[in-house]
Molecule: transfer RNA
Organism: Abditibacteriota bacterium
RNA sequence: GCCGCGUUCGUCUAGAGGCCCAGGACGCUACCCUCUCACGGUAGAGAUCAGGGGUUCGAAUCCCCUACGCGGUA
Numbered sequence: 001g002c003c004g005c006g007u008u009c010g011u012c013u014a015g016a017g018g019c020c021c022a023g024g025a026c027g028c029u030a031c032c033c034u035c036u037c038a039c040g041g042u043a044g045a046g047a048u049c050a051g052g053g054g055u056u057c058g059a060a061u062c063c064c065c066u067a068c069g070c071g072g073u074a
Base pairs, nucleotide, nucleotide: 001073002072003071004070005069006068007067010026011025012024013023018057028044029043030042031041032040050066051065052064053063054062
């Protein structure tokens, strides 16, 4: 250089065009429980889906470019 794969809450992850103003686990916050902590219970905050453009009535999802990471190849 070329080819392929990946990028979603703080972390890990689900999602395959409308059922999703994106769900779950851990973590975090508040309250309950406890003499206190931990455990347990209840509730809550938290991702405009790497950035930009396109297709479509509709995009996290399909296409293109860019960035970053991983793998392959001379």